[in-house]
RNA sequence: CCAGGGGGCCGGGCAGCCGCGUCCCUCUACAAGCUCGGCAAGAGCUGGUUGAGGGCCGAGGAAAGUCCGGGCUCCACGAAACAAGGGUGGCGGGUAACGCCCGCCCGGUGAAGGGCCAGGGGAAACCCGAACUCCGAAGCCGAGGGAAAGUGCCACAGAGAGUAUACCGCCGAUGGCCCCUAAAGGGCACAGGCAAGGGUGAAAGGGUGCGGCAAGAGCGCACCGGGGUUCUGGUAACAGCGCCCGCAUGGCAAACCCCACCCGGAGCAAGACCGCAUAGGGGUCUCGCGCUGAAAGGCAGGAGCGUUUCGCUCCGAGAGACCCGGGUUGGUCGCUUGAGCUACGGAGCAAUCCGUAGCCUAGAUGAAUGGCUGCCACCGCCGAUACGGUCCACUUGUGGGAUACCGUCGGAGGUACAGAACCCGGCUUACAGGCCCCCUGGCACU
Numbered sequence: 001c002c003a004g005g006g007g008g009c010c011g012g013g014c015a016g017c018c019g020c021g022u023c024c025c026u027c028u029a030c031a032a033g034c035u036c037g038g039c040a041a042g043a044g045c046u047g048g049u050u051g052a053g054g055g056c057c058g059a060g061g062a063a064a065g066u067c068c069g070g071g072c073u074c075c076a077c078g079a080a081a082c083a084a085g086g087g088u089g090g091c092g093g094g095u096a097a098c099g100c101c102c103g104c105c106c107g108g109u110g111a112a113g114g115g116c117c118a119g120g121g122g123a124a125a126c127c128c129g130a131a132c133u134c135c136g137a138a139g140c141c142g143a144g145g146g147a148a149a150g151u152g153c154c155a156c157a158g159a160g161a162g163u164a165u166a167c168c169g170c171c172g173a174u175g176g177c178c179c180c181u182a183a184a185g186g187g188c189a190c191a192g193g194c195a196a197g198g199g200u201g202a203a204a205g206g207g208u209g210c211g212g213c214a215a216g217a218g219c220g221c222a223c224c225g226g227g228g229u230u231c232u233g234g235u236a237a238c239a240g241c242g243c244c245c246g247c248a249u250g251g252c253a254a255a256c257c258c259c260a261c262c263c264g265g266a267g268c269a270a271g272a273c274c275g276c277a278u279a280g281g282g283g284u285c286u287c288g289c290g291c292u293g294a295a296a297g298g299c300a301g302g303a304g305c306g307u308u309u310c311g312c313u314c315c316g317a318g319a320g321a322c323c324c325g326g327g328u329u330g331g332u333c334g335c336u337u338g339a340g341c342u343a344c345g346g347a348g349c350a351a352u353c354c355g356u357a358g359c360c361u362a363g364a365u366g367a368a369u370g371g372c373u374g375c376c377a378c379c380g381c382c383g384a385u386a387c388g389g390u391c392c393a394c395u396u397g398u399g400g401g402a403u404a405c406c407g408u409c410g411g412a413g414g415u416a417c418a419g420a421a422c423c424c425g426g427c428u429u430a431c432a433g434g435c436c437c438c439c440u441g442g443c444a445c446u
Base pairs, nucleotide, nucleotide: 001442002441003440004439005438006437007436008435009434010433012376013375014374015373016372017371018370020058021057023055024054025053026052027051029049030048032046033045034044035043036042060417064428065427067426068425069424070423071422072267073266074265075264077311078310079309080308081307082306085263086262087261088260089259090104091103092102093101094100105144106142107141108140109139113135114134115133119128120127121126145258146257150256151255152252153251154250167198168197169194170193171192174191175190176188177187178186179185206224207223208222209221210220211219225247226245227244228243229242231240232239233238271333272332273331274330281324282323283322284321285320286319287318290299291298292297301315302314303313304312340359341358342357343356344355345354346353347352377415378414379413381411382410383409384408387407388406389405390402391400392399393398394397
């Protein structure tokens, strides 16, 4: 310098004028309650309302989606086993937890470039070098367990798509037919042999090469690929050297399914309280109302879970289901101090964790943070300009105007995505423009 990538931050700034919301402080006005005062006058305290002044703070990295996980609240009686339903899926770690994050493994992808190479140039040495194919970084992606437990699917095309084949073809050894011959030989392709070549297709049952064969075929061999295995390394997933096996086991489980692990339900419109008001309303159905005792109590039994066992609670005469109708629709809390943030130090490859110190940063409730003006910044567009840089030419200091490329001047315009509503950790999606850091490969110079 070129190219390929990953991450962080900001996302308008300054000033002036006017205007908002919660909370806090001061003053003022108003009424109420309480205390002192024998009573009164008056004084003090408490909270509230009105008005004025002042102070701190006041939307996001995604507040979006509502896709996950929790805190919190209420309901479910608890424990165990099983079932149903749902979720996750390489290994290890992090976390409150997760389907998230970090590291590692495997597979795929990934640019410049390189290897091989038909061919071309050259007297030669060498140089250039297509297609196919092989190697190829950081990074990115992976719904990454199982196809020999079973079931199912692979449309169309094609001969044939899973106990799968012969369309075009190849062979002519063997049998057969024909010609010729002393013999040899030649032709056909019926029987037969083949799946190497071609075609169809997403995919045709390992790949390349050599041998073998009548022609072929892992038929044999070499290498690659696949399977098994000793040893070594690694916490492990897995990797590597070696050895053995010609080695038939297509693909799909983001098909049902099998395996391993995990999981109560509903949700702030949760829920609690205050106030007001009404109808302590009406109707239907199911199960049950047993024993003992003077009674209390006990037993049988019933209910509380999808099933079962155990325990516990309630009932023991009540338990439960459904339908119709009436009242309330106001206020307070929940509601912001948090698995919080910042800085420094330590451990760790990292995610993250530990320690010390500091900070408090919206809590609205029809829903607040806005409007105007001026200057500046950035972005692209239009126009001007040869002043500087750049570019071109050579005479190395001049010239040129190069579609005026950058700077410079002027003009009009624009300034992304987008607004809390219980809170937090993630994922996904949207985002004009600007700045910064890091990783990888190549080229050149030192």